[in-house]
Context: one part of a larger RNA
Order: sequence, then structure tokens, then C1' cells
RNA sequence: UGACGGGGGCCCGCACAAGCAGCGGAGCGUGUGGUUUAAUUCGACGCAACGCGCAGAACCUUACCUGGUCUUGACAUGGAGCUGCAUCCGCCAGAAACGGCGGCGCCUUCGAGGGUGCUCCACCGGUGCUGCAUGGCUGUCGUCAGCUCGUGUCGUGAGAUGUUGGGUUAAGUCCCGCAACGAGCGCAACCCCUGUCUGGUGUUACACGUGUCACCAGAGACUGCCGUGGUCAACCACGGAGGAAGGCGGGGACGACGUCAAGUCCGCAUGGCCCGUACGACCAGGGCGACACACACGCUACAAUGGUAGCACGAAUGGGUUGCUGCGUGGUAACACGUGGCGAAUCUCCAACGGUUAUCUCAGUUCAGAUUGGGGGCUGCAACUCGCCCCCAUGAAGGCGGAGUUGCUAGUAAUCGCCGGUCAGCCAUACGGCGGUGAAUCUGUACCCGGGCCUUGUACA
Repeated sequence: UGACGGGGGCCCGCACAAGCAGCGGAGCGUGUGGUUUAAUUCGACGCAACGCGCAGAACCUUACCUGGUCUUGACAUGGAGCUGCAUCCGCCAGAAACGGCGGCGCCUUCGAGGGUGCUCCACCGGUGCUGCAUGGCUGUCGUCAGCUCGUGUCGUGAGAUGUUGGGUUAAGUCCCGCAACGAGCGCAACCCCUGUCUGGUGUUACACGUGUCACCAGAGACUGCCGUGGUCAACCACGGAGGAAGGCGGGGACGACGUCAAGUCCGCAUGGCCCGUACGACCAGGGCGACACACACGCUACAAUGGUAGCACGAAUGGGUUGCUGCGUGGUAACACGUGGCGAAUCUCCAACGGUUAUCUCAGUUCAGAUUGGGGGCUGCAACUCGCCCCCAUGAAGGCGGAGUUGCUAGUAAUCGCCGGUCAGCCAUACGGCGGUGAAUCUGUACCCGGGCCUUGUACA
């Protein structure tokens, strides 16, 4: 000087408390461990691994296994030699890859060149190892308020001072004081979205003009004004005016010096090591989907604030030509067929909870929907392993969950649906967004957890 203390003081944070909804019990989905397996590819492991890499494993993907094959190679560049070659079409055998046979077919000509194949040489190739050799990127403490430097001064020196103190703040934010005076990286502001108003423009939007809406530009908020109290000041507390908005208005982006030899050599790049008729490459099938079990994150429920059926009314973000599909017809339906619109403020995907009426009457039920049988639809070369959807039947556990534990302070929690990416299809209940309805509680800081500043002890570094 740090670190640590079941030392002290001060102060923050959904940290506790006060509340609301959950998880932990059930069934199912997904991930992981374990076990199994020819293989169940690999990585991630307290917070900060476990719906994580994966914004989508039937083949492909695919890295794994089994079998069949290739060796200048699936891919790149260069060199030498040979050669009317590949592509394309048909046939044969095969699971395919690979292979065999036949056919079509090019410019130019001194076969020099181009292109292709074969032979050979350099070399390609490796999701093989090392994230403890690395770059880049990322997580985390933590959007916590800290981390430093120059000069000066003090100290033999490590170092200190500044950065401590008194106040204040969300903040090393600002003020006062002070052997310090200044400065930098952080904080804040500048950026984006949103709430009000003004101006401009206006089709495809609308109520047809004092302009809803869309887009663009600007204004507006600064404790600026007033009062009371505290005060040297900064500022704070309370109230008021005006205002759409008031004391950082709400949200986002933005992450200091550093820590964890944190994560990633399987995104990419890359040193070294290793393989090199195989640890490279092609193909078929299988596996990544196994299943006594354990954990994590979710979905659906256990019902009457509910279930079922009919009817009327009403969002926003986004997507759409290999596409989104209106309408009509057929079908109980998934869906199919016909026809029309839209490369879209024009056409289209397109709501649910809720409202109302009827019914069920407290039951393992008209709750719940797992599981299983049968029949169909769609995507795709192909749904057996291993897809989704529809209909009929079947109807399991489950009557609110032990110890424990999670999220959330307002348009939030809770609840309701909708959209998107990936994508042929989809195992999405995930993830990222969007709007509808819309609470309760916060007396407070003793305690649990994490953190900041000062101080104290130390045999620790």
C1' cells in the first nucleotide's frame, strides 16, 4: 500500500421488510447430469453452465458410428508430359458413391494457345490438440462511482498528499474548507424512441380541411418564477403559479482502470504440435431423438373471477411474388379446387381476454387434457427409426403443492392474444418484438445478499 475481520461509523441496490404472482408436488416440452449404446459428435459447470453455442438434427445440416469406396484428392495455385476432352442424353449393374457400354457435340490449326481429362511433381486438406502460446469478439463485478496522471510539497524509502474533512447528489454531482494546483479516462450532456404544440408536404390514409394520420423540420423544462423553513455556499424539504409534461418526465443505445490464466482454436483469423492411400475426401444407412433415474428452465392444469355454445363490437409491431392470399365451390375438419387482388399506408396475413344470452351446479365433473386405437390432410426424393395438422374414439396424473426458492415499485406485476427471424416442413410451450385489460405494497434499514467511502486490528500478500 492492499486484502481480510462472526471490528466500528456513514450510505446505496426488489438486498431485506410490505405486497402480488410464481417455482419446488402432477402431466408434458426443452436443456443438462448419469446410465446405456456401434455411435448416442463437440463445447459451456457457483453467481456469470443447464429453452446456453442451436435465428429451427427426417436426408442435408453433421463434426459421431457401421458399411461400401477414393488417393494431387470435395476445394486453390503453379510446373512438366500425354490427349479431339468435359458437359449433356440413353442403357447396364449397384443402397448410393464409384464404375462399364453407346450416342450427340467446339473455335482454330504448323495441335502453338484456350478448355478438359489422364500420368507425375510441388502441394491442397484436417470441426485433430493446445483459449495456460494468441488476435478478434463476449460474459462478469457493474451503469457500481470509481481509476489515474503532470508539476509541487512531505517522507531515508515503499509511499502519501491531491481523491481526505464539513455538507450535498443518482453520481469523485456540486459547494465550502484544506500543501496543494491543475488535467485525463469514467458520471452527466451531446444520439435514438416516446409524451404536447407549431410549421411544411400530402397518396395509397381520413371525418375532405382550424387536418385524424404519415413523413420531415422546429419549439418546449431550466428548480427558470413565487412563498415558507434550513444555509456561508451548493443544495434540500414542503407548498404554489403556469404547463401536455416538474425537479434526471419515461424508455433505449452507451459499460472507466481493471478482475476472473473467465468463455470461445467447433463462427472467423492465427503460432506451435500432430495426421498425411488418412485424424483428408465421397456415398448409403444409423446416431445426435436411447431411458431405472436426478437436476434446471418452461408450458398446461387442478376449475364457477370457471367450462361449453350462439351473437354483436373493437389493437399495434411486423411479413408477403419460389410469396401473402380475399371471394366462390367441395369437405365435419385439416385442406383441396376455381377465380380475383397485391412487389403492397392501396391487396393480404388479422386478434384474444372482454361484452351479452343460454346452459352446466361442486362431481375427478360438460374440470383437466396425458396416453393409446382407428381414419384422413400437408410439406418433402423420402415422415419406420424421427415431422406437423384435422376428425372419431380413449380419457391418465392432478383437488393449489415439504424444506426451500424466484420475479416485480406503474402503464410495472399479473393476465390476454398478435407478429417476426430461422424455415420445404417442423417437434417454438423457445427467443426477439407488439399492442389489449390492468393491480397491490414500500412504516422502514435491526437482519440476509451484493456494493461504495472513511476508520481500526492483523503473525496474511
Predicted 3D model of a 461-nucleotide part of an RNA (small-subunit ribosomal RNA, 3' major domain) from a soil metagenome.
RNAcentral holds the full RNA, with entries from SILVA.
Model confidence (mean pLDDT): 83 of 100.